[in-house]
Parts: sequence; structure tokens; C1' cells
RNA sequence: CAGUCAUAUGAAGCGCCAGGCCUCACCGACCAGAUCAGAUCGGACGGUGAGGUGACGAGGAGGAAGGUCAUCGAGAGAUUCGGCGGAUGCCUUCCCGGCCAGCCACGGUCGUCACGUCUGAGACGAAAACCCGGGAGCGAUCCCGGAACAGAGACUCAGACGAAGGGCACC
Repeated sequence: CAGUCAUAUGAAGCGCCAGGCCUCACCGACCAGAUCAGAUCGGACGGUGAGGUGACGAGGAGGAAGGUCAUCGAGAGAUUCGGCGGAUGCCUUCCCGGCCAGCCACGGUCGUCACGUCUGAGACGAAAACCCGGGAGCGAUCCCGGAACAGAGACUCAGACGAAGGGCACC
């Protein structure tokens, strides 16, 4: 230095990079300018090596299996391209649990704030980009600080609609 194994830590809009794009160094050959020529400077190209970039947050978890290009907006005006892996989403089945009446759970619905759908209102409410300032790096680029601005879901209130059947007990 490389490989293998084991352990530990960390992340879940999260991780990664063989393509692309970009930077630097070296080498090659080309073009243009200058020159007698060479050298030097500049530009684009190819190769080698070393790097950079590669999604900004919000929201989201009872357990298992299977399926699935897994919700929401912001920025940009396009590499947030392309790809790999993962994943708290959604659907189906089973298990556990709550509620649906006192019990059961074959039924319904949900997930510990434990009925659903629709409408209206309310409350809560982001980071990046941009701008300003600072720092690291030759550079691509990265890091830090300051101020602004969402949507969905969930929550609260009001209204409408829907779900109620089966067994037991009691009267």
C1' cells in the first nucleotide's frame, strides 16, 4: 500500500458514483497572433493522473410478508442530468392494539392524539436558491453567519354525509 473478515459509529429526501459535466497538473498533436527561426503567450482537442459536482427543505414508523418509477411544495429555466442502493408513503394478506354499545370480534375503521369522506374557518409553519458578510482551496467548488418566502399531511373549531349487520349478557 492492497485485499479479506469482524466490530463500532453515523445518515432515512437519506447514502453512494463506473457515465456525463467541471477543475488542476503533465504529455501529445493542431490552430491563431508575433518572429528570420526557435522559444514564449492564448485557444480548442486527445491521453494519463489527481480532484470537484451529482436534490433545497417540509412531512412521514404497531409488527411481518408481497407488490409498487413512494407524499409535498421551493428554487432554477436547467446536469435538481444519468444511474445504483436504501427508505418511515400507498395497496393486498396475516398478527397485535384502540374505537365503533356492556362483552365477543366473523364486520367497519384506524395506529397509541388509534372512525371515514367532503366543505369552510383557524392555528402552526422550511431550507436552499438570490442578496450581504466571513473563511478554506491554484482551481472546479465547499463551509459558516444574517434576512425573506411554500405546499401537502397531521391538528383545532363548525357544518353535511356515510359506516351499525351477527352472537352473548342485561332490561

GlmS glucosamine-6-phosphate activated ribozyme aptamer from a bacterium, 171 nucleotides, folded computationally.
Rfam family: glmS glucosamine-6-phosphate activated ribozyme aptamer. Rfam classes the family as a riboswitch. About the family: This entry contains a glucosamine-6-phosphate activated ribozyme that is found in the mRNA for GlmS. GlmS is an enzyme that uses fructose-6-phosphate and glutamine to generate glucosamine-6-phosphate.
Its mean pLDDT, the model's own confidence on a scale to 100, is 75.